Predicted 3D model of a 76-nucleotide RNA (transfer RNA) from a Myxococcales bacterium.
Rfam family: tRNA. Rfam links the family to the GO term triplet codon-amino acid adaptor activity.
RNA sequence: AGGGGUGUGGCGCAAUUGGCAGCGCAUCGGAUUCCAAAUCCGGCGGUUGGGGGUUCGAGUCCCUCCGCCCCUGCCA
Numbered sequence: 001a002g003g004g005g006u007g008u009g010g011c012g013c014a015a016u017u018g019g020c021a022g023c024g025c026a027u028c029g030g031a032u033u034c035c036a037a038a039u040c041c042g043g044c045g046g047u048u049g050g051g052g053g054u055u056c057g058a059g060u061c062c063c064u065c066c067g068c069c070c071c072u073g074c075c076a
Base pairs, nucleotide, nucleotide: 001072002071003070004069005068006067007066010025011024012023013022019056027043028042029041030040031039049065050064051063052062053061
């Protein structure tokens, strides 16, 4: 440099391929317990990597830029 994949709460991942952004863990509060662990109930937490576009409507489609991973190639 070329090609492919990927980016969503603190972490791991979903979201019917355009129609209310969710699950688990963690965390916080409560129940239980002599205390704790385990278990159960509830809560908090999001610029869906940045910018622009299409659309009534975008995590999803298009353009561009950035990070990470893989393959090929170049220099040394």